The prediction has a mean pLDDT of 88. This is a predicted structure of a 349-nucleotide part of an RNA (small-subunit ribosomal RNA, central domain) from an uncultured organism. The full RNA is in RNAcentral, with records from ENA and SILVA.

[in-house]
Context: one part of a larger RNA
RNA sequence: CUGGGCGUAAAGGGCGUCUAGGCGGGAUGGACAGUCAGAUGUGAAAUCCCACGGCUCAACCGUGGAAUUGCAUUUGAUACUGCCAUCCUUGAGUACGGAAGAGGAAAGCGGAAUUCCUGGUGUAGCGGUGAAAUGCGUAGAUAUCAGGAAGAACACCGGUGGCGAAGGCGGCUUUCUGGUCCGAUACUGACGCUAAAGCGCGAAAGUGUGGGGAGCGAACAGGAUUAGAUACCCUGGUAGUCCACACUGUAAACGAUGGGUACUAGGUGUCGGGGACUCGACCUCUCCGGUGCCGCAGCUAACGCAUUAAGUACCCCGCCUGGGGAGUACGAUCGCAAGGUUGAAACUC
Numbered sequence: 001c002u003g004g005g006c007g008u009a010a011a012g013g014g015c016g017u018c019u020a021g022g023c024g025g026g027a028u029g030g031a032c033a034g035u036c037a038g039a040u041g042u043g044a045a046a047u048c049c050c051a052c053g054g055c056u057c058a059a060c061c062g063u064g065g066a067a068u069u070g071c072a073u074u075u076g077a078u079a080c081u082g083c084c085a086u087c088c089u090u091g092a093g094u095a096c097g098g099a100a101g102a103g104g105a106a107a108g109c110g111g112a113a114u115u116c117c118u119g120g121u122g123u124a125g126c127g128g129u130g131a132a133a134u135g136c137g138u139a140g141a142u143a144u145c146a147g148g149a150a151g152a153a154c155a156c157c158g159g160u161g162g163c164g165a166a167g168g169c170g171g172c173u174u175u176c177u178g179g180u181c182c183g184a185u186a187c188u189g190a191c192g193c194u195a196a197a198g199c200g201c202g203a204a205a206g207u208g209u210g211g212g213g214a215g216c217g218a219a220c221a222g223g224a225u226u227a228g229a230u231a232c233c234c235u236g237g238u239a240g241u242c243c244a245c246a247c248u249g250u251a252a253a254c255g256a257u258g259g260g261u262a263c264u265a266g267g268u269g270u271c272g273g274g275g276a277c278u279c280g281a282c283c284u285c286u287c288c289g290g291u292g293c294c295g296c297a298g299c300u301a302a303c304g305c306a307u308u309a310a311g312u313a314c315c316c317c318g319c320c321u322g323g324g325g326a327g328u329a330c331g332a333u334c335g336c337a338a339g340g341u342u343g344a345a346a347c348u349c
Base pairs, nucleotide, nucleotide: 003321004320005319006318007303008302012317014201015200016199017198021194022193023192025088026087027086028085029084030083033081034080035077036076037075038074039073040072041071042070049065050064051063052062053061054060091191092188093187094186095185096183097182098181099180103177104176105175106174107173108172109171110154114150115149116148117147118146119145120144121143125136126135162169163168206247207246208245209244210243211242215241216240220236221235222234223233258316259315260314261313262312263311266294267293268292269291270290271289272288273287274286275285276284298305299304322349323348324347331342332341333340334339
C1' cells in the first nucleotide's frame, strides 16, 4: 500500500453555514458515453506455463501450442449508470391555522441577602479553629433598630422538565428577532443528502482601551500546622470576576458515540400538539414530534448498546495505523502578547 477500524484499546473535526466535488425518488421515450457480446488488426523474440522431441539422464537445447488479462477499428445489445426530452408526487420546500419554550439582542423595573456610611439603644468582648493565633474592639466593636449608598447574583417554582447547531441559556416587564412542533388543505415539482477549501459562532482563563468594584479571590503578606510546609486550615488581600468595544480560538468543547435516509419485538415514565370516547378540565385508546428508564433479536473483547443503536444497509465528510522522543524541533501561517494551527526525524524500547 492493501486491508481493518474510530463509546472505553490509536482514531469523530468544538459547532454551524455554504462553494467545488461525491452521491441521489417514481414513469415514459430518445440517442448509445460508460457497461456487455462478437469480429479484425496489433500486443517483437527470448523468458514463464503445457505437450512432444534432441544430447545415455538432468541442467541445457529444439518444435508446436497457450498466454500476453492491453490498445485501436468495427458490428451489435440497451437491463443498469450517465446524457437529452416530457411527465409524476411520496423526498424537499412555500402558503394557511394553532402551540410550547431559561433560544438570541436591547432597554427598564423588583425583592431577599451581603458590605460600607450616618444616627439610636447598649457594653466587653467579637471573630475564627481540631485547638489556636494573626485580625477587629473602650477613639465603643460584635449584637439590635431606623435611614442611606453600591455592586453582583436571582431562593421557592425547578423537574434524568424546556430551548438552542454547539458553546450555552433561569427574577419580572416591554420592544426587536431566530428556530422548532402539530393540523388540514392548496401550491412548486427532486428544487435533495453530504461537504475539502472558505466564512461565521465558540465555556473558562488570558490580552488591549475606558469604566465599575459589594461579595468572592490567583499573586502576595501575616497567623497556625509540620522535621520542613514556598500547601491543605485561619485573618487580610491585588489582578480578575461585572459593563462597553476589540482580540484570543482553546477545554474531559463528552453521549469520550460526525451528518443523512430506510428498515428491525416490546414494556414503562415524562414534555409539546392532534384525534376518538365522554356532560367533561379527567380516565382510557390512538397518531406525530422530543426526552428518560428497562428489555428481545442482533451486535460487542468484555463492559454494555439495543426504534434517541454501538443492530441491518446505503451515501458523503473527518480521523487512526506500536510505546517514548512529541503535540516537541524546523519551516509556514495567525496573534499585541500569552500562545494557537499545521507538524517531523535522529535515537530508544